[in-house]
RNA sequence: CGCCCUGUAGUUCAAUUGGAUGAACGCCGGACUACGAAUCCGGAGGCUGUAGGUUCGAAUCCUACCGGGGUGA
Numbered sequence: 001c002g003c004c005c006u007g008u009a010g011u012u013c014a015a016u017u018g019g020a021u022g023a024a025c026g027c028c029g030g031a032c033u034a035c036g037a038a039u040c041c042g043g044a045g046g047c048u049g050u051a052g053g054u055u056c057g058a059a060u061c062c063u064a065c066c067g068g069g070g071u072g073a
Base pairs, nucleotide, nucleotide: 001072002071003070004069005068006067007066010025011024012023013022019056027043028042029041030040031039049065050064051063052062053061
């Protein structure tokens, strides 16, 4: 310097190839218990890495840049 993969909740990952974001764990509250743990019920938490573009509509498509990983020279 070129190419490929990747970036979504505090963490680990989904989202059926464009119709508006979900699960587990964790966290908070409640029930249960003599108190905890476990279990059960409920809840909060996301400008989808950044900036543009395409589209009626973008996590998803296009461009540039940033972070991480891999590879070639």
Molecule: transfer RNA
Organism: Algisphaera agarilytica